[in-house]
C1' cells in the first nucleotide's frame, strides 16, 4: 500500500418517528500539486451597453482552445559532441535619450605605441675625397594593415599592389538591391549586379499591430430577529402652462463598480459626519468547456462519434483507531541456491471551501 472485518467521523438517498432530535440500512468521501494568487474564463452584481481617453498586456509564422501571457508544429538566432535546451523573436532612416571607466578615438571619429618617404643633428666604421653603411635623436608629411584599451573600434580570411599601408584591386565569405524557384506563411535556395558599409541599447521613453468595462462567492439572493421610520451638516432652484395658495411639463447641479464624453434612467429618500441594532439561519454549493474506455481524422496540440459512469460539499471546518491476510521495502539469522523465519516500516511534497483551463514552485 491492497482486501476483509469491528468500532468511530461528514454527506446523499430510503425507511422508522406527527415534525424535530434520534435510530436502522445502503452508497460516496482530498491533490497531482489541493500550494502561489501569476494569467484566462464560467457564474453573480453594477447596467439596458455601444464609443473614446488614460492605463495595462501581448509581439516570428501557422494551428489548437471557451479564452489566455497557455499548448502544438514549423522558421530564425544562441548553447550543447549529441540527444536536446533556451529565446522579452515587430521597428534603431519618425523623434528623444544613453554607451561610465579605460582608450588617440564610442558614430559620417581619430593617432598612444608602431611602420614608411624626405630633411636635419650626433656617434661608430669604410673611403684620398665626394660620400656611403650602421645606430640614435628630432622635424614636416603619409598610414590605419600590426600592437595596445574596451562589452563593442567604421566588415572577415587569403593574395596582389604600395615608400609603407588601406576594398586600392581580386577570389571566397559577409552585406545591400533586383529576379527566379520552393513553401499557406515565417523563411530557405539559386543567379546576376553593386557601393564595398553613418555601430549598439527599445526587459529606456517612443512608433506600429493586436487584445482588454469594473467589482468579485467575504459576488449575489431569501428568511428570522432586533434597534433610535435616530441626530447634525451640505445641496437649488429656474421657466412655461393650467381647472391657480395646488397640479402638470421642461431645463437643471448631482447619482451610478477606473477616467472623460454621449445616449437611456433617476433627479433631492443624494452626499458627508456622529450614534444605535444585527454578525443568526437557508441558499448560492456541485451534472461539469466532466471522467473513463474504444474507434476515426490529424506530424501534433487536439477534434468527431459511440458506449459506460456520477466521483467530498464542510462551516471551527469531516475520512481515524484496532485485528487478520496478502504485497512491497529495510535489517538480522539459517541455507550452495531457490527460499524460510524474526523484528521493524508502508516513500516524499503535502489537506478541498464556487468551479474549470494553464503557468510557476515544493
Nucleotide at each position: 500500500g491492497a482486501u476483509g472485518g469491528u468500532c468511530g467521523c461528514g454527506g446523499g438517498c430510503g425507511c422508522c418517528c406527527g415534525c424535530a432530535a434520534g435510530g436502522c440500512g445502503u452508497c460516496c468521501g482530498a491533490g497531482g500539486a489541493a500550494a502561489g494568487u501569476c494569467c484566462g474564463a464560467g457564474c453573480u452584481c453594477c447596467a439596458c451597453a455601444g464609443g473614446g481617453u488614460c492605463g495595462a498586456c501581448u509581439g516570428c509564422c501557422a494551428g489548437g482552445u471557451a479564452a489566455c501571457g497557455c499548448c502544438u508544429g514549423g522558421g530564425c538566432g544562441c548553447c550543447g559532441c549529441a540527444a536536446g535546451g533556451c529565446g522579452a523573436c515587430g521597428g534603431a532612416c519618425a523623434g528623444g535619450g544613453c554607451c561610465a571607466c579605460a582608450g588617440a578615438a564610442a558614430a559620417c571619429a581619430a593617432a598612444c605605441c608602431g611602420c614608411c618617404u624626405c630633411c636635419g643633428g650626433c656617434g661608430u666604421c669604410c673611403g684620398c675625397g665626394a660620400g656611403g653603411u650602421c645606430g640614435u635623436c628630432g622635424g614636416c608629411g603619409g598610414u590605419a594593415a600590426g600592437g595596445g584599451u574596451g562589452a563593442a573600434a567604421c566588415g572577415g580570411u587569403g593574395g596582389g599592389g604600395u615608400a609603407a599601408g588601406a576594398g586600392c584591386c581580386c577570389a571566397c565569405c559577409g552585406c545591400g538591391c533586383c529576379g527566379c524557384c520552393g513553401g499557406u506563411a515565417a523563411c530557405g535556395g539559386c543567379g546576376a549586379c553593386g557601393g564595398c558599409a553613418c555601430g549598439g541599447c527599445a526587459a529606456c521613453c517612443c512608433c506600429c499591430a493586436g487584445u482588454c468595462g469594473g467589482a468579485g462567492c467575504a459576488a449575489g439572493g431569501c428568511c428570522a430577529a432586533g434597534u433610535a421610520a435616530g441626530c447634525g451638516g451640505c445641496g437649488a432652484g429656474g421657466u412655461g402652462c393650467g381647472u391657480c395658495c395646488c397640479g402638470c411639463a421642461c431645463c437643471g447641479a448631482c447619482c451610478a463598480u477606473c477616467c472623460c464624453g454621449a445616449a437611456a434612467g433617476g433627479g433631492a429618500a443624494g452626499c458627508c459626519g456622529c450614534g444605535g441594532g444585527u454578525a443568526g439561519g437557508c441558499u448560492g454549493c456541485u451534472c461539469g468547456a466532466g471522467a473513463u474506455g474504444g474507434c476515426c481524422g490529424g506530424c501534433g496540440a487536439c477534434g468527431g462519434c459511440c458506449a459506460u459512469c456520477c466521483c467530498a460539499g464542510a462551516u471551527a471546518g469531516a475520512u481515524g483507531a484496532c485485528c487478520a491476510u496478502c504485497c512491497c521495502c529495510g535489517u538480522c539469522g539459517c541455507g550452495c541456491a531457490a527460499g524460510c523465519g524474526g523484528c521493524g516500516g508502508g516513500a516524499a511534497c503535502a489537506g478541498a471551501a464556487c468551479u474549470c483551463g494553464g503557468c510557476u514552485u515544493a